[in-house]
RNA sequence: GGAGAGAUGGCUGAGUGGUUAAGGCACCGGGCUAAAGAUCCGGCCACGUAGGUUCGAUUCCUGCUCUCUCCG
Numbered sequence: 001g002g003a004g005a006g007a008u009g010g011c012u013g014a015g016u017g018g019u020u021a022a023g024g025c026a027c028c029g030g031g032c033u034a035a036a037g038a039u040c041c042g043g044c045c046a047c048g049u050a051g052g053u054u055c056g057a058u059u060c061c062u063g064c065u066c067u068c069u070c071c072g
Stems, first nucleotide, its partner, number of pairs: 001071007010025003018055001027043005048064005
């Protein structure tokens, strides 16, 4: 330099043009316990960035940034 894949909470990880953006771990509050653990209930927290298309974008298109893989 060329090609491809990806970027979603503190971590991991689904999702897909439509109204509450799943689940798990963690964290916080509570129940239970003598206490702790386990368990139960509730809460918390996210679509890399800038544009475009659209009635509507996390999803489609383009640029950029970053990560990974392959080729040279």
A computed fold for a 72-nucleotide RNA from a Candidatus Tayloriibacteriota bacterium, annotated as transfer RNA.
Taxonomically the source falls in Candidatus Tayloriibacteriota (Bacteria, Bacteria candidate phyla).
Its mean pLDDT, the model's own confidence on a scale to 100, is 80.
It matches the Rfam family "tRNA". It is annotated as a transfer RNA.